[in-house]
RNA sequence: UCCUAAAAAGGCAAACCUGUCGAAAGGCAGGGGCGCAAAGCCUAUGGUCUAAGGCACAGGCUAUGACUGCAGGGCUGCAGGUA
Numbered sequence: 001u002c003c004u005a006a007a008a009a010g011g012c013a014a015a016c017c018u019g020u021c022g023a024a025a026g027g028c029a030g031g032g033g034c035g036c037a038a039a040g041c042c043u044a045u046g047g048u049c050u051a052a053g054g055c056a057c058a059g060g061c062u063a064u065g066a067c068u069g070c071a072g073g074g075c076u077g078c079a080g081g082u083a
Stems, first nucleotide, its partner, number of pairs: 002081003011036002016031006034069001040075004045071002047067003053062003
C1' cells in the first nucleotide's frame, strides 16, 4: 500500500422488558444479546417511517419531525493476511 476467507483480546449492541421524553415515528438511561471488521465519527444524497401542524374534510395528502443496524459519500482506526 492493497485485501477481508477464518479467527479475534478488547469494543459495539437487534428483538424484547423497565423507566423517561415525544402527537407519532423515534430518542435517552438501565437490563438483554440477534448480530456487527468499522454496528467508530460525520453526512439526509437515494430510500424508509411518522403526520402534531397545514391542506382536504370521505378516504387521504404533506416534513418543517425522525431512521446511518437500508444503500451511497467523507474522515479515522483494531485484528489477520499480503508485497